[in-house]
RNA sequence: GCGGCCGAGGGGCGUUGCAGCGCUGGCACCUACCUUGACGGGGGUGCCACGUCAGGCUCGGCAGCUUGAACAUUUCAACGGCGCCCAUUCUUA
Numbered sequence: 001g002c003g004g005c006c007g008a009g010g011g012g013c014g015u016u017g018c019a020g021c022g023c024u025g026g027c028a029c030c031u032a033c034c035u036u037g038a039c040g041g042g043g044g045u046g047c048c049a050c051g052u053c054a055g056g057c058u059c060g061g062c063a064g065c066u067u068g069a070a071c072a073u074u075u076c077a078a079c080g081g082c083g084c085c086c087a088u089u090c091u092u093a
Base pairs, nucleotide, nucleotide: 001065002064004062005061006060007059008058009057010086011085012084013083014082015081018056020052021051022050024049025048026047027046028045029044030043031042033041034040055079
């Protein structure tokens, strides 16, 4: 540095829907697989629609892979669309 797993960043309800996802649907194209005289099936890609969707972010831990460096040392966080509610802390009444 890369990806994976786990934890934390206080919670709940409602809502919109970018990315992602969906053995969903439509259109177009491709195909080394199956099958046919052909059609077709399976698979892939692009676009659209529908559905789902506000921890996808940051920090820390663990092992793995890869790669390089050099003295070190300290404290912790900052964020997460919109509306409402609860909790917690502080201040005022």

Model confidence (mean pLDDT): 78 of 100. SAH (S-adenosyl-L-homocysteine) riboswitch aptamer from an uncultured Pseudomonadota bacterium, 93 nucleotides, folded computationally.